Molecule: transfer RNA
Organism: uncultured bacterium
Order: sequence, then structure tokens, then C1' cells
RNA sequence: GGGUCCAUAGUUUCAAUGGUAAAAUAUCGCACUCCAAACGCGCAGUUCAAGGUUCGAGUCCUUGUGGGCCCG
Repeated sequence: GGGUCCAUAGUUUCAAUGGUAAAAUAUCGCACUCCAAACGCGCAGUUCAAGGUUCGAGUCCUUGUGGGCCCG
């Protein structure tokens, strides 16, 4: 330099052919306890960036960023 795949919550991952973004875990709060842990209940938190298409984009298109693999 060329090709290809990936990027979603703090972490690990779902998500439909374009139609409410979710689970587990962690954090926090409450309850339980002599105290703590475990268990239980609850809150908050998210689509890599910028454009485009569309009534509507995590999803489709373009460019970029970062990462994995292959070729040279």
C1' cells in the first nucleotide's frame, strides 16, 4: 500500500427485512443483619465520529477514527 471483518451501558453481549434500544454483571439506594457478605427489591446509565437517504437509521450509503486477520 491492497483486501476483509469488527466498534451498542463501567464490563460481557442480544437486538427486527428500517418502526419503543435490551439482558447479565458491576456501581448506587432500600430492605435483611449485632456488623458484613450472600439473597431480595428499586433507580440511573448506552448505539465510535461526521455527513447522506428516509415519515422514521444501531441497522442502508459515503468519509473518517480505532482495533483484529490475510496479502504484498